SAM riboswitch aptamer (S box leader) from Pseudoselenomonas ruminantium, 103 nucleotides, folded computationally. Its mean pLDDT, the model's own confidence on a scale to 100, is 84.
RNA sequence: AACUCAUCCAGAGCAGUGGAGGGAUAGGCCCAAUGAAGCUGCGGCAACCAUCGCAAAAGCGAAACGGUGCCAAUUCCUUUAGGCAAAGCCUAUAAGAUGAGAG
Repeated sequence: AACUCAUCCAGAGCAGUGGAGGGAUAGGCCCAAUGAAGCUGCGGCAACCAUCGCAAAAGCGAAACGGUGCCAAUUCCUUUAGGCAAAGCCUAUAAGAUGAGAG
C1' cells in the first nucleotide's frame, strides 16, 4: 500500500511556544496578525478496545485507572444511484476519518 467489521446530525479548550498558514484531496464556503499549522503543559468530551456486573449466547448495564480517539462549522458542503413537485429534502452509497481485527 491493500482486506474485513462497526461508527461518523451529540459532546468537549485554555495557557506557553511559534510566526503564516489551516479546514484530507479539487471546487465552494469558512477560520486565521483580536495570532494559522506544529510542539509543550494543564483541562475536558466520548465510551471503540480492555475492565467489572448480569446473561448459554446475542446483548444490556456500570465505571472512567489502562490502550486509542477527539475538543469551529453534520465528515463544514459536494460524488454516484433512486425517490419526493423538488431554491430543497429523504434513503442508499463513493471518498475520508476513528476503532477493533486480519495480514

The RNAcentral record of the sequence draws on Rfam and Ribocentre.